[in-house]
Context: one part of a larger RNA
RNA sequence: GGACGAACGCUGGCGGCGUGCUUAACACAUGCAAGUCGAACGAUGAAGCUGGAGCUUGCUCUGGUGGAUUAGUGGCGAACGGGUGAGUAACACGUGAGUAACCUGCCCUGGACUCUGGGAUAAGCGUUGGAAACGACGUCUAAUACCGGAUAGGACCUCGGAUCGCAUGAUCUGGGGUGGAAAGUUUUUCGGUCUGGGAUGGACUCGCGGCCUAUCAGCUUGUUGGUGAGGUAAUGGCUCACCAAGGCGUCGACGGGUAGCCGGCCUGAGAGGGUGACCGGCCACACUGGGACUGAGACACGGCCCAGACUCCUACGGGAGGCAGCAGUGGGGAAUAUUGCACAAUGGGCGAAAGCCUGAUGCAGCAACGCCGCGUGCGGGAUGACGGCCUUCGGGUUGUAAACCGCUUUUAGUAAGGAAGAAGGGGCUUCGGCCUUGACGGUACUUGCAGAAAAAGGACCGGCUAACUACGUGCCAGCAGCCGCGGUAAUACGUAGGGUCCGAGCGUUGUCC
Numbered sequence: 001g002g003a004c005g006a007a008c009g010c011u012g013g014c015g016g017c018g019u020g021c022u023u024a025a026c027a028c029a030u031g032c033a034a035g036u037c038g039a040a041c042g043a044u045g046a047a048g049c050u051g052g053a054g055c056u057u058g059c060u061c062u063g064g065u066g067g068a069u070u071a072g073u074g075g076c077g078a079a080c081g082g083g084u085g086a087g088u089a090a091c092a093c094g095u096g097a098g099u100a101a102c103c104u105g106c107c108c109u110g111g112a113c114u115c116u117g118g119g120a121u122a123a124g125c126g127u128u129g130g131a132a133a134c135g136a137c138g139u140c141u142a143a144u145a146c147c148g149g150a151u152a153g154g155a156c157c158u159c160g161g162a163u164c165g166c167a168u169g170a171u172c173u174g175g176g177g178u179g180g181a182a183a184g185u186u187u188u189u190c191g192g193u194c195u196g197g198g199a200u201g202g203a204c205u206c207g208c209g210g211c212c213u214a215u216c217a218g219c220u221u222g223u224u225g226g227u228g229a230g231g232u233a234a235u236g237g238c239u240c241a242c243c244a245a246g247g248c249g250u251c252g253a254c255g256g257g258u259a260g261c262c263g264g265c266c267u268g269a270g271a272g273g274g275u276g277a278c279c280g281g282c283c284a285c286a287c288u289g290g291g292a293c294u295g296a297g298a299c300a301c302g303g304c305c306c307a308g309a310c311u312c313c314u315a316c317g318g319g320a321g322g323c324a325g326c327a328g329u330g331g332g333g334a335a336u337a338u339u340g341c342a343c344a345a346u347g348g349g350c351g352a353a354a355g356c357c358u359g360a361u362g363c364a365g366c367a368a369c370g371c372c373g374c375g376u377g378c379g380g381g382a383u384g385a386c387g388g389c390c391u392u393c394g395g396g397u398u399g400u401a402a403a404c405c406g407c408u409u410u411u412a413g414u415a416a417g418g419a420a421g422a423a424g425g426g427g428c429u430u431c432g433g434c435c436u437u438g439a440c441g442g443u444a445c446u447u448g449c450a451g452a453a454a455a456a457g458g459a460c461c462g463g464c465u466a467a468c469u470a471c472g473u474g475c476c477a478g479c480a481g482c483c484g485c486g487g488u489a490a491u492a493c494g495u496a497g498g499g500u501c502c503g504a505g506c507g508u509u510g511u512c513c
Stems, first nucleotide, its partner, number of pairs: 001513004006509005013374006019367002021332001026330003030327003035076003040073002043070001048065008083285003093209007102202002107198008115149004124139006155178010211257003218248003223245008260282004264275004287308005310321004338364001340363003346360001347358004377407004387398004411454001413449005421440001424437005457502005462483003468497005478485002
């Protein structure tokens, strides 16, 4: 000098764009953050329309039609999105390869098929337990829920042949064995099953790379390898039985400390050094520890089970909970924001669609926390006014500064007008088209009006280092980044005048280069 997720002191006009718990991965009141589909299913059946009856002529009862609404079964989603950085020195990450050792719902594309049966169960109804959470028993019923059977050119297993590969083997072909489908709707359509390919996402393996410590020198028994088996989507001591005695290490094993990694960011001419906030990629975690279930995908933040700590309810028998989601509270701290608006846009889930949900997201609020832009007026004006300060008492300086004259009106104020962001969807249609849908927001912006009107401070002035005098104090009070100032004329302390440097900021502290 530059930089910062900064803090503190003094000061503070406006706007744009960003950023905002670095500390206690401390504890959490309250609300919201993951639902959706009635075009899968039984049930429920509102409004409306209509028939009949009673009559108090505008109400009641009842039948039909109609389908709004949804608790339940079922499907898809809930493994994404969002948060945090505790753990992790590791194939966790980065980069480059490999899988002839693998999986992949929804999506795209090709081929074949969608035949025939069955038994339940929730909801409902009845009985009943419990303070509650939540159940129990009986009975009835449906499906794209569940379970059989048939069909196989393709899939899997096995036996044989051909071709090929760096190898375990891969591809093609012939024989034998094994297992699958579901309907709904009004046509269109949307679906379902098997299988080949693609795309996307993931899994595993390996080479290389990136912290400190030797006041850690030896470490290791599933340890290292083999055979066989189990397990997995898959290779593999991943696990197990048996066998062998290996494997790693001064090119730093093992131990200890610290730490999420990277693209990047800061600095620097570069090499390098430091760092990993925001944004993007990957990983790990979800009160602490462990475990599996479901599923294409989890060992699952707002799922389940067990144990523990903590909190809450209780009729004492038993139950409920997990903000490192968005707000918000207490606590810790030098320190870090609103219990806001909207799904209008972008994106996601479900749905045929309308649509519903979405604290993702878009916006608004707070904070000079940062960067950038603008303003606080411009021109004229000397008797160089008054006042202040200094003085050699002549004057000098503040200083064109003010007053005064003329002009302008950014921003703020006020009044009127007022967007783009809307593509798509919906409604109507004479098929030309028309109407409607915006949180931000009456915002941005435009125009008018009034009036210099409402808007400047901070640090420093001994040298480094731009900027000096007076008074007070008297090694006191104090200053200080280093050198050092202060003991009676202090340009170094305090105050004043003047000056210098920055400027809505200026200084100080901390950290990095």